Context: one part of a larger RNA
RNA sequence: UUGGGUUUAAAGGGAGCGCGGACUGGAGAUUAAGUCAGCUGUUAAAUGGCGGCGCCCAACGUCGUCCUGCGGUUGAUACUGGUUUCCUUGAGUGCGGCAUAGGCAUGCGGAAUUCACGGUGUAGCGGUGAAAUGCUUAGAUAUCGUGAAGAACUCCGAUCGCGAAGGCAGCGUGCCGGACCGUUACUGACGUUUAGGCUCGAAAGUGCGGGUAUCAAACAGGAUUAGAUACCCUGGUAGUCCGCACAGUAAACGAUGGACACUCGCUGUCGGCGACAGACAGUCGGCGGCCUAGCGAAAGCGUUAAGUGUCCCACCUGGGGAGUACGCCGGCAACGGUGAAACUC
Repeated sequence: UUGGGUUUAAAGGGAGCGCGGACUGGAGAUUAAGUCAGCUGUUAAAUGGCGGCGCCCAACGUCGUCCUGCGGUUGAUACUGGUUUCCUUGAGUGCGGCAUAGGCAUGCGGAAUUCACGGUGUAGCGGUGAAAUGCUUAGAUAUCGUGAAGAACUCCGAUCGCGAAGGCAGCGUGCCGGACCGUUACUGACGUUUAGGCUCGAAAGUGCGGGUAUCAAACAGGAUUAGAUACCCUGGUAGUCCGCACAGUAAACGAUGGACACUCGCUGUCGGCGACAGACAGUCGGCGGCCUAGCGAAAGCGUUAAGUGUCCCACCUGGGGAGUACGCCGGCAACGGUGAAACUC
C1' cells in the first nucleotide's frame, strides 16, 4: 500500500458555511470523448513464454509463433460523459397557521447577601468531630427602620422546550434567526458531501478601561498530624461581573461524522393537522422507554441503528518513549496547531 476497521479494545475532526473535487432523480432526441468490435501501422535484433527440430540427453543451437501497449481507420450505442427538449417525486419559494430558557439591545421587579446610618437591647457571637485563630463594652451577635451597591433569578420546572455545536431560564418591549404543520399555488434537479479556506466556539487565561455585593486560586493565620506546603476553620488578592480586543482548548460525550433509501411492534410525551366526540384511533415532525428480525467479542444497539445498502469527508494500524524533541505556522504571553526518532518491552 492493499485489506480490515473507528460507542466501550488504536481510531469521528468541537460545530457550522462553503470554493475546487467526488458523487448525483424520471422521459425523449442528438453526439460518439470514455467503452466495445473489425481492419491496419508500429511494437528492431537478441532475451522471455509456448510448440517443433539438431547435437546420445541437457546446457547450447535453430525454426515457427505469442502476450500487452500506442497510433490510424470503419462501425456499434446499453452504460458513463457532452449538447438539447420536457417532467415533478428530490431541493427550494409563495400563502395560511403554530410552539419555543434560539440570538442581540434596552427598560423594569422582588427576595436574599454585604455594607452604611439610626432605634431597641446586653454579653457574648461565630465556628468545629472537638477547638482555636477571628469579631465584640469604642456596644458585637439578635431584632426593627432607612439607604447604597453588585451579582444571581426561588416556586412554576418536567424523564419538558429551543439552538449547528458551545450553550440558553425573573418580567416587558424592539430588532434578528431557525424549525414544524396545512395548502399543493410557483421554480424545475437548482441536489448530497467537502480537502484547503472562512466563521462560531464552555470554563480557565491574557491586554486596556470600568465595576466589585457574594464566593474565592495564590497568600496569611488557627487546627489536625510523626510531618500536613492538604482535607476542616477564620480571613483574603487575582478572578468571578460589564465594554472592547486576543486566545481556540475540554470526558467540546450519544466517548456513536453528514446525507438518502429500505427493514416487526408496543408504550409515554411535546408541537401541528383533521374530527368533534364524549372516546379511542389516524397522520406529519420532535423527545423518551421496552422489544422482533438483524447486528455485536460481549455489554448492548435495535425506524433517533451499532440492522440492510449507496455517496462524500475525517481518522486508526502494538505498549512506553510522547502529544515529547526539532523545524515550521499562529499568539502580547500562557500556550495552541502540525508532529518524529533513538532506545526499550
Background:
A computed fold for a 345-nucleotide part of an RNA from an uncultured rumen bacterium, annotated as small-subunit ribosomal RNA, central domain. The RNAcentral record of the full RNA draws on ENA and SILVA. Rfam family: Bacterial small subunit ribosomal RNA. Rfam links the family to the GO terms ribosome and structural constituent of ribosome.